RNA sequence: UCGUACUAGCCGGGGCGGUAGCGGUGCCCUGUACUUGCAAUCCGCUAUAGCAAGGGUGAAUACUCUGCCGAGGGGCGGUUUUGUAUGGCUGGCGUUUGUAUAAAGGCUAUGAGGCUUUGGUCCUGUGCGACCGGGGUCCGUGAACCUUGUCAGGCGGGGAACCGAGCAGCAAUAAGCGGUGUCCCCGGUGUGUUACAGGGGCGCCAGGGCUGAGCCGGCUGCAGACUUACCGCAUGGAAAGCCUGUCUCGACGCAGAGUUGUACGA
Numbered sequence: 001u002c003g004u005a006c007u008a009g010c011c012g013g014g015g016c017g018g019u020a021g022c023g024g025u026g027c028c029c030u031g032u033a034c035u036u037g038c039a040a041u042c043c044g045c046u047a048u049a050g051c052a053a054g055g056g057u058g059a060a061u062a063c064u065c066u067g068c069c070g071a072g073g074g075g076c077g078g079u080u081u082u083g084u085a086u087g088g089c090u091g092g093c094g095u096u097u098g099u100a101u102a103a104a105g106g107c108u109a110u111g112a113g114g115c116u117u118u119g120g121u122c123c124u125g126u127g128c129g130a131c132c133g134g135g136g137u138c139c140g141u142g143a144a145c146c147u148u149g150u151c152a153g154g155c156g157g158g159g160a161a162c163c164g165a166g167c168a169g170c171a172a173u174a175a176g177c178g179g180u181g182u183c184c185c186c187g188g189u190g191u192g193u194u195a196c197a198g199g200g201g202c203g204c205c206a207g208g209g210c211u212g213a214g215c216c217g218g219c220u221g222c223a224g225a226c227u228u229a230c231c232g233c234a235u236g237g238a239a240a241g242c243c244u245g246u247c248u249c250g251a252c253g254c255a256g257a258g259u260u261g262u263a264c265g266a
Base pairs, nucleotide, nucleotide: 001266002265003264004263005262006261009057010056011055012030013029014028015027016026020046021045022044023043024042034054035053036052037051038050063258064257065256066255067254068253072249073248074247075246076245077243078242079241080240081239082238084236085235086234087233089232091231092230094226095225096224097223098222099221100220105216106215107214113211114210115209116208117207118206119205120204121203122199123198124197125196126195127194128192129191130189131188132187133186134185135184136183138179139178140177141176147172148171149170150169155164156163157162
């Protein structure tokens, strides 16, 4: 140096998540580079960090380390959009008051409007009446006996005249029952637009007095009050996207360095 056989090594890597930590199953990104069993209420291991079994390659353009590049991922921050929760903030929408004010039109010397005064409407109380209810009054009825009067008959007393108790009947009544136009008493009310007194006083109506020519209307402007989560705004949290933002991990690839076994034979 060549050939044969074996062994070390290798037969993917990374991110997220999970874990005391490591690896796997899981999701994702790269790349193409074995098989089977175990495995998310997990499976196996312990810093030399999957376990178990089988297979391939094999000392080499293999393996390890460092640097560069950078697909991709994650955290933080900023910003945009979507939808959501809260807030009348008086921004908008809406309602309303005051004031100035457009048009058509209306009222007005048979007095606009303003001022003042007296009343009503409103509230409370008292009274009168209406109505309703109850009671009384009046009428009728009404007690076998335990109400009254009169008491036939009969009964009792008496020589007699007479007397006595007393049923029925009749009459009058108590309690009760029924009726009651008028009259009396008691109570009440969504009664009356009646009477009186007190209170109140924004608005409306009416009368009187003073003044004396405007008043109403009101698009619109200004100032104010109230409500509303419909629009805008503010705040909080959620989702998605973007950023030559920042931090971090980082495949593939590129560059450099390191290591490179054993046996036999020629």